[in-house]
Predicted 3D model of RNase P RNA and transfer RNA as a complex of 484 nucleotides. Its mean pLDDT, the model's own confidence on a scale to 100, is 78. Rfam match: Bacterial RNase P class A. By type it is a ribozyme.

RNA sequence: CCAGGCGGCUGGGCGACCGCUGUGGCCGCUCUGCGGCCAUGGAGGAAAGUCCGGGCUCCACGGGAAGACGGUGCCGGCUAACGGCCGGCGGGGGCGACCCCAGGGACAGUGCCACAGAGAAGAAACCGCCCGUCCGGCCGAGGGAAACCGAGGUUCGGCGGGCAAGGGUGAAACGGUGGGGUAAGAGCCCACCGCGCCCCCGGCGACGGGGGCGGCACGGCAAACCCCACCGGGAGCAAGGCCGAAUAGGGGCGGUCGGCGAGGAUUCCUUUCGGGGGGUCCGGCGCAGGGGCAUCCCGCCCCACCGCCCGGGUUGGCCGCGUGAAACCCCCGGUAACGGGGGUUCCAGAGGAAUGGUCGCCCGGUCCGAAGGGACCGACAGAACCCGGCUUACAGGCCGCCUGGCACC
RNA sequence: GGGCGCAUAGCUCAGCGGGAGAGCACCACCUUGACACGGUGGGGGUCACAGGUUCAAUCCCUGUUGCGCCCACCA
Numbered sequence: 001c002c003a004g005g006c007g008g009c010u011g012g013g014c015g016a017c018c019g020c021u022g023u024g025g026c027c028g029c030u031c032u033g034c035g036g037c038c039a040u041g042g043a044g045g046a047a048a049g050u051c052c053g054g055g056c057u058c059c060a061c062g063g064g065a066a067g068a069c070g071g072u073g074c075c076g077g078c079u080a081a082c083g084g085c086c087g088g089c090g091g092g093g094g095c096g097a098c099c100c101c102a103g104g105g106a107c108a109g110u111g112c113c114a115c116a117g118a119g120a121a122g123a124a125a126c127c128g129c130c131c132g133u134c135c136g137g138c139c140g141a142g143g144g145a146a147a148c149c150g151a152g153g154u155u156c157g158g159c160g161g162g163c164a165a166g167g168g169u170g171a172a173a174c175g176g177u178g179g180g181g182u183a184a185g186a187g188c189c190c191a192c193c194g195c196g197c198c199c200c201c202g203g204c205g206a207c208g209g210g211g212g213c214g215g216c217a218c219g220g221c222a223a224a225c226c227c228c229a230c231c232g233g234g235a236g237c238a239a240g241g242c243c244g245a246a247u248a249g250g251g252g253c254g255g256u257c258g259g260c261g262a263g264g265a266u267u268c269c270u271u272u273c274g275g276g277g278g279g280u281c282c283g284g285c286g287c288a289g290g291g292g293c294a295u296c297c298c299g300c301c302c303c304a305c306c307g308c309c310c311g312g313g314u315u316g317g318c319c320g321c322g323u324g325a326a327a328c329c330c331c332c333g334g335u336a337a338c339g340g341g342g343g344u345u346c347c348a349g350a351g352g353a354a355u356g357g358u359c360g361c362c363c364g365g366u367c368c369g370a371a372g373g374g375a376c377c378g379a380c381a382g383a384a385c386c387c388g389g390c391u392u393a394c395a396g397g398c399c400g401c402c403u404g405g406c407a408c409c
Numbered sequence: 410g411g412g413c414g415c416a417u418a419g420c421u422c423a424g425c426g427g428g429a430g431a432g433c434a435c436c437a438c439c440u441u442g443a444c445a446c447g448g449u450g451g452g453g454g455u456c457a458c459a460g461g462u463u464c465a466a467u468c469c470c471u472g473u474u475g476c477g478c479c480c481a482c483c484a
Stems, first nucleotide, its partner, number of pairs: 001405010012362007020042010044380001048391002051389005056236004069232005074088005089103001090101004104227002109225002111221003126167002128163006135157002137154003142149002175193006194216001195214008240319004250310007259287003263282008289303005312483003326345008363378006410480007419433004427464001435451005457473005
């Protein structure tokens, strides 16, 4: 210098003027407010998607490592928690820096593997290779006057067997390569590799290294059902609370026996010592929401309360609402994620919703021009209860570490 | 702001992981003097997009895009 890998930062700057909005102070007025002046704050790394995890709030709940449903899935750690992060292991890719992996179980069971192919899971023989038979065809020494007989051969066909090496099909063919062996072959035998089991050593562990045995028996799919381990009650700030205004407490359906009480036991507080009040447990006795009709049960009607649906009314105010797993700096522990300690600071908050505009100078980019210079543009996007992550979008610029190559010293 | 669902032919919709389909519509022919109805035949698809799992994806998983639905308070 060229080509790359990883990590981090930034995301136009400054000034003037005019606005919008929150808070605090002061002042004025026709004072639950409005206006003025001063001070001060006013979008993001993703505020986004709402994909995870929490805080917070309400609802539900007799209990339960139960069941169902959903999610996660190598090992160790971090964290409030996580499907996140850090470090490691294994597999794959790259010359390398480095990158990617939903990465438990396929001997618990069930299921699927289309088409092609002979055969797709205790499988099969299409072509092929080999042996036999001499059943047929062909050739045929020789014999016979001829018809014909005929040893033998065959790169032809059939039949009976053997084989799974080769061809071919497929995403995948029941271990791979090489050698021996055989009629041809084959883990049939041997070496190495792969696989399974056992032992030893190292490591917290995932796992790694070494040795021995087994002749191979064990295909793939769990982002198919499933099994194992772990996690999860439901809803969401339009949650929820307080105040005010208005309307018809109008209609329908369902519920009010896990209840209440007399009494008993025990315990606590208080006392004017007579008693009074509360909690827990038992509860075999009584009632069966209240009232009416009815002798009672069943049933019917009215009323009360609760839940759901329809219908009616309102579109007001305040809280929740920003001091928090907070931000920045320093020190310490840890490889790191992260944790501990000290110091400083307070930093947007709302309603259909403010965070903007103009001008000047500069910065960066594109275009025009010979030049002085001129024109245009400034990535993605934008809070709404808050926080920790992930994912997605993002013009350009800057910094650090590292890898490969070339050149020079 | 929050919670859900859907996307397959021009339209409305089906669709066990192995062929992309049905009805209506469209085109051609037959029928008719002509049209409609009817009959026969045919064309038409980035299964919204991208990536992953799998031998194989409309289907399973993840992300992106577009469209649709629901919600407040009071008595």